[in-house]
RNA sequence: GGAGGAGUGGCUGAGCGGCCGAAGGCGCUGGUUUCGAAAACCAGUAGAGGAGUAAUCCUCUCGUGAGUUCGAAUCUCACCUCCUCCG
Numbered sequence: 001g002g003a004g005g006a007g008u009g010g011c012u013g014a015g016c017g018g019c020c021g022a023a024g025g026c027g028c029u030g031g032u033u034u035c036g037a038a039a040a041c042c043a044g045u046a047g048a049g050g051a052g053u054a055a056u057c058c059u060c061u062c063g064u065g066a067g068u069u070c071g072a073a074u075c076u077c078a079c080c081u082c083c084u085c086c087g
Base pairs, nucleotide, nucleotide: 001086002085003084004083005082006081007080010026011025012024018070027045028044029043030042031041032040046061047060048059049058050057051056063079064078065077066076067075
């Protein structure tokens, strides 16, 4: 230099153009249980911005930036990072 693959909540990882901010697992938090823990079971659990006294509500975000589309994590293009192969 060329070709291919990958990038999704704290970690891992599934995800068909619409039901999807998005399954499941781990972790974490609370609870049940226990003398106390562990294990088990139940519930909850991404981030940023805005409104509100608060409860709560709204908007945006799937590596980054554009594009296609009524609608994009998903399709297209460029770039970034990582892996593999070729030279």

Description
Model confidence (mean pLDDT): 81 of 100. This is a predicted structure of an 87-nucleotide RNA (transfer RNA) from a Parcubacteria group bacterium. Its Rfam family is "tRNA". Rfam's curators write: Transfer RNA (tRNA) molecules are approximately 80 nucleotides in length. Taxonomically the source falls in Bacteria candidate phyla (Bacteria). The sequence was found in a public genome assembly.